[in-house]
Context: one part of a larger RNA
RNA sequence: UGACGGGGGCCCGCACAAGCGGUGGAGCAUGCGGUUUAAUUCGAUGCAACGCGAAGAACCUUACCUACUCUUGACAUCCAUGGGACCUGGCAGAGAUGCUGGGGUGCCUUCGGGAACCAUGAGACAGGUGCUGCAUGGCUGUCGUCAGCUCGUGUCGUGAGAUGUUGGGUUAAGUCCCGCAACGGGCGCAACCCUUGUCCUGUGUUGGCAUGCCGAAAGGCGCAACUCUCAGGAGACCGCCAGCGAUAAGUUGGAGGAAGGUGGGGAUGACGUCAAGUCAUCAUGGCCUUUAUGUCCAGGGCUACACACGUGCUACAAUGGGCGGUACAAAGCGCUGCAAACCCGCGAGGGGGAGCUAAUCGCAAAAAACCGUUCUCAGUUCGGAUUGCAGGCUGCAACCCGCCUGCAUGAAGCUGGAAUCGCUAGUAAUGGCAUAUCAGAACGAUGCCGUGAAUACGUUCCCGGGCCUUGCACA
Numbered sequence: 001u002g003a004c005g006g007g008g009g010c011c012c013g014c015a016c017a018a019g020c021g022g023u024g025g026a027g028c029a030u031g032c033g034g035u036u037u038a039a040u041u042c043g044a045u046g047c048a049a050c051g052c053g054a055a056g057a058a059c060c061u062u063a064c065c066u067a068c069u070c071u072u073g074a075c076a077u078c079c080a081u082g083g084g085a086c087c088u089g090g091c092a093g094a095g096a097u098g099c100u101g102g103g104g105u106g107c108c109u110u111c112g113g114g115a116a117c118c119a120u121g122a123g124a125c126a127g128g129u130g131c132u133g134c135a136u137g138g139c140u141g142u143c144g145u146c147a148g149c150u151c152g153u154g155u156c157g158u159g160a161g162a163u164g165u166u167g168g169g170u171u172a173a174g175u176c177c178c179g180c181a182a183c184g185g186g187c188g189c190a191a192c193c194c195u196u197g198u199c200c201u202g203u204g205u206u207g208g209c210a211u212g213c214c215g216a217a218a219g220g221c222g223c224a225a226c227u228c229u230c231a232g233g234a235g236a237c238c239g240c241c242a243g244c245g246a247u248a249a250g251u252u253g254g255a256g257g258a259a260g261g262u263g264g265g266g267a268u269g270a271c272g273u274c275a276a277g278u279c280a281u282c283a284u285g286g287c288c289u290u291u292a293u294g295u296c297c298a299g300g301g302c303u304a305c306a307c308a309c310g311u312g313c314u315a316c317a318a319u320g321g322g323c324g325g326u327a328c329a330a331a332g333c334g335c336u337g338c339a340a341a342c343c344c345g346c347g348a349g350g351g352g353g354a355g356c357u358a359a360u361c362g363c364a365a366a367a368a369a370c371c372g373u374u375c376u377c378a379g380u381u382c383g384g385a386u387u388g389c390a391g392g393c394u395g396c397a398a399c400c401c402g403c404c405u406g407c408a409u410g411a412a413g414c415u416g417g418a419a420u421c422g423c424u425a426g427u428a429a430u431g432g433c434a435u436a437u438c439a440g441a442a443c444g445a446u447g448c449c450g451u452g453a454a455u456a457c458g459u460u461c462c463c464g465g466g467c468c469u470u471g472c473a474c475a
Base pairs, nucleotide, nucleotide: 001475002474004471005470007469008468009467010466011465012464013463015459016458019423020422021421022420023419026314027313028312029311030310031309033307034305035304042053043052064300065299066298070294073125077124078123079121080120081119082118083117086103087102088101089100090099091098092097107114108113127289128288130287131286132285136283137282138278139277140276141274143272148187149186150185151184152183153182154163155162156161167178168177169176193266194265195264196263198234199233200232201231202230204228208223209222212221213220214219237260240254241253242252243251244250316416320375321374322373323372324371325370326369332363333362334361337356338355342351343350344349382413387408388407389406390405391404392403393402429451430450431449432448433447434446435445
């Protein structure tokens, strides 16, 4: 000087408390451990691994296993020789591949040849998702969006160092004010950026419809007001008033205002810590391999299942289940696409093909909600696992191993021990919708809107963190 203390002081955070809803019990989905296996490819392991890499394993992917192949190689450059390249048959085989037919003679040219492409041969070499993340770059997590981390000059100290950065106030903040052997500067904080909340101006099509006309409606004529679109501006600054305060920084209340004290949300992550993670995104040193640890291909596996854990979904019902009727979104996506009307089917779906390169057409029905009716507390008209049969879709192909539909079946489950998690407002809880990946395959992820709470006395305690101080057997 740091680190540490079941030392002290001050302060903060859904840290506790006050509340609301969960997890832990059940079934299923998914990931991990373990076990099994020819293989169950590899990585990630307290917080900060475990719906994580994977925004999507039937084949492919695929790295694993078994069997069949190849050895200058599936891929790159160089050399030599030959040839059009290319298109299309037959046979054998699981395929890779092997054997064998047919068509085809291109482009440029100084006529030597050349540029693609293919085949053969020789070696230089290729190749490796093989090892080392404790050799590395790059990228990332984490403490933590915590308020800190430092430098120059000066001064003090023999020196390591100190001072500044401590102190009195204040703030979300090393934010600002005052004081002070310090005076200044940098990286952080804040602001500048995006979005949302109000208004104004411009803009009126594909969007809008107050007034007028036509029309049953859709809409048309028309209008430029309103909603909305997307451009530009205005607006919030403790600016005004009062109290408190050191006359300061600021803070409490009020006015006006759509909004009030950082308005809400996002992006933005200092010096560093964890030899944290990644050699399997990529790049890369070293090592290893070279008729194999490379490569091609078929089938299998990654989907196994006495068990244990994490994360979720569905429930255990009446604030509910069933049936009928009636409303109201936002944000997205669409030409290898989205697909309307109409017809067929109980349905998944099939036929059909208008329109749309989309403020025009479509996906598209929003669902909770509301109204009416039924069930009447039961393992039930709750709950839907499991299983049987019959079908649909995608795809070369759904046996291992997809999703969906109908009929039948109807398991566990009556609110979950110890323990433990999230959340302070348009939040929690609850309801649906869309997208990426994607042929198909979400209960996951990322977004969107609807309905919409309770509680916070307070900082004694638990956890994490910041500043000062003290002790120290630690560095």
This is a predicted structure of a 475-nucleotide part of an RNA (small-subunit ribosomal RNA, 3' major domain) from an uncultured bacterium. Its mean pLDDT, the model's own confidence on a scale to 100, is 86.